A computed fold for a 384-nucleotide RNA from a bacterium, annotated as Bacterial RNase P class A. Model confidence (mean pLDDT): 80 of 100. It matches the Rfam family "Bacterial RNase P class A". Rfam classes the family as a ribozyme. The sequence is in RNAcentral, with records from ENA.

RNA sequence: AGGGUGGGCCGGACGGUCGCGUCGUGGCCGCGGUGGCGGCGCACGGCGAGGAAAGUCCGAACUCCGCAGGGCAGGGUGGUCGGUAACACCGACCCGCCGUAAGGCGGGGAAAGUGCCACAGAAAACAAACCGCCCCGACGGCUGCGUUCGGGGUAAGGGUGAAACGGUGGGGUAAGAGCCCACCGCUCCGGCGGCGACGUCGGAGGCACGGCAAACCCCACCCGGAGCAAGGCCAAAUAGGAGGGGAUGGACUGGCCCGGUCCGCUUGACCCUCGGGUAGGCCGCUCGAUCCCGGUGGCAACAUCGGGACCAGAUAGAUGACCGUCUCGGCUCCGCUGAAACGCGGGGCUCAGACAGAAUUCGGCUUACAGGCCCACCCACGAA
Numbered sequence: 001a002g003g004g005u006g007g008g009c010c011g012g013a014c015g016g017u018c019g020c021g022u023c024g025u026g027g028c029c030g031c032g033g034u035g036g037c038g039g040c041g042c043a044c045g046g047c048g049a050g051g052a053a054a055g056u057c058c059g060a061a062c063u064c065c066g067c068a069g070g071g072c073a074g075g076g077u078g079g080u081c082g083g084u085a086a087c088a089c090c091g092a093c094c095c096g097c098c099g100u101a102a103g104g105c106g107g108g109g110a111a112a113g114u115g116c117c118a119c120a121g122a123a124a125a126c127a128a129a130c131c132g133c134c135c136c137g138a139c140g141g142c143u144g145c146g147u148u149c150g151g152g153g154u155a156a157g158g159g160u161g162a163a164a165c166g167g168u169g170g171g172g173u174a175a176g177a178g179c180c181c182a183c184c185g186c187u188c189c190g191g192c193g194g195c196g197a198c199g200u201c202g203g204a205g206g207c208a209c210g211g212c213a214a215a216c217c218c219c220a221c222c223c224g225g226a227g228c229a230a231g232g233c234c235a236a237a238u239a240g241g242a243g244g245g246g247a248u249g250g251a252c253u254g255g256c257c258c259g260g261u262c263c264g265c266u267u268g269a270c271c272c273u274c275g276g277g278u279a280g281g282c283c284g285c286u287c288g289a290u291c292c293c294g295g296u297g298g299c300a301a302c303a304u305c306g307g308g309a310c311c312a313g314a315u316a317g318a319u320g321a322c323c324g325u326c327u328c329g330g331c332u333c334c335g336c337u338g339a340a341a342c343g344c345g346g347g348g349c350u351c352a353g354a355c356a357g358a359a360u361u362c363g364g365c366u367u368a369c370a371g372g373c374c375c376a377c378c379c380a381c382g383a384a
Stems, first nucleotide, its partner, number of pairs: 002379009012326007020048007027040005050355001054366002057364005062227004074223005079093005094107005108218002113216002115212003130158002132154007139146002166184006185207001186205008231283004241274005249263005290309008328353001329350008
């Protein structure tokens, strides 16, 4: 050495060769107004995916648009108290249900109103007599009974259903029934404890209120919209726009002139300037509610202080390929303890093998994941 519960963490290491992205320094080239600017990617050096980068489900930062204030509509949240920039997140606590337990799951209101409750069932919400039980009458029997008929009582028993109008026991009754009583449950009132959800104690009342709000609805609180393809800057060619010039004009005829051809001469060829937009480029862009260690406060979530660290910024999208050594793991053999190896030690072979990959950035939630490590707790068994 069995069976479970709840958390936390890792998810290869080191080295070499050749590449890729980016930053710094140097180099080379170009421009230059001598302050520099741009390019090449040549050399050296730094850094280069994740615990989920994922789903894009919540909440924010940031940006633009809108906005006096209030209301309606619409959407969201929902035990209480805290935490937080905020949240549908997190912590502690409360109540209910499940579990032997560790623990798990759930959470406003159904006595404001409306609506729905399949099938089955007699009846599904101002209850309801199918069977049964009881009483009366008729009929038969002839005291008591009834495979018959009729009238009435009855929600205790059966049966249907997810659900049948408080539960158990006793009294009572023709049979029954909160009809009466005890206990439990429920409602109302009060005391005490708690910030509060709520708990607890006492009194009163025979009991009124079935379920569904992820049906409408009611209550409390919150919410303007769009998103980095946000948004800003520079800005070519072509076409179009505005203004100015423009006739001894412009273009071609490949040195020039004549000549020639075409376009044009106020319905403006051609030239200059300006402005808007596109391609393209730059910024936004990564130092941040950041990460690590320690102290202090708090049960905790978390807050705060001190010290230290710099950790991708691509743009059709870099983060790759190969090799070596080793380790985790897997298979197997031997030994040790023991009743029994899955434990411990050693040898051999093999070997990184899951889910997955940034694209403005954070905080969460959810989902996926080979293999492995650690912590706390519960049940059973054993010992004391």